[in-house]
RNA sequence: GGGCCCAUAGCUCAGCCGGUAGAGCAGUAGCCUUUUAAGCUAUUGGUCGAAGGUUCGAAUCCUUCUGGGCUCG
Numbered sequence: 001g002g003g004c005c006c007a008u009a010g011c012u013c014a015g016c017c018g019g020u021a022g023a024g025c026a027g028u029a030g031c032c033u034u035u036u037a038a039g040c041u042a043u044u045g046g047u048c049g050a051a052g053g054u055u056c057g058a059a060u061c062c063u064u065c066u067g068g069g070c071u072c073g
Stems, first nucleotide, its partner, number of pairs: 001072007010025004019056001027043005049065005
C1' cells in the first nucleotide's frame, strides 16, 4: 500500500430486508433476611464513532474520515 470485518447504555451484545432504540450484567430505590450474599419488584442511563448525501423518514442505504482487528504483498 490492497482487501475484509467491527464501532449501539458503565460492560458484553441484539436490533440485518429503512418506520418512535432494546436485553443481560452493573447502578439506584423498595421488599425479604439478625446482617451480608442470594432472590423478588420497580427504576435511571444512549445526539447509535465523526462529517456529508439519498429519503416524508436513516443505527440500518451511499461517500469520506477516525479508531480497532484480521489478511495479502
Overview:
The RNA shown here (transfer RNA) has 73 nucleotides and comes from a Myxococcales bacterium. Lineage of the source: Bacteria > Pseudomonadati > Myxococcota > Myxococcia > Myxococcales. Its Rfam family is "tRNA". The family's RNA type in Rfam is transfer RNA. Rfam's curators write: Transfer RNA (tRNA) molecules are approximately 80 nucleotides in length.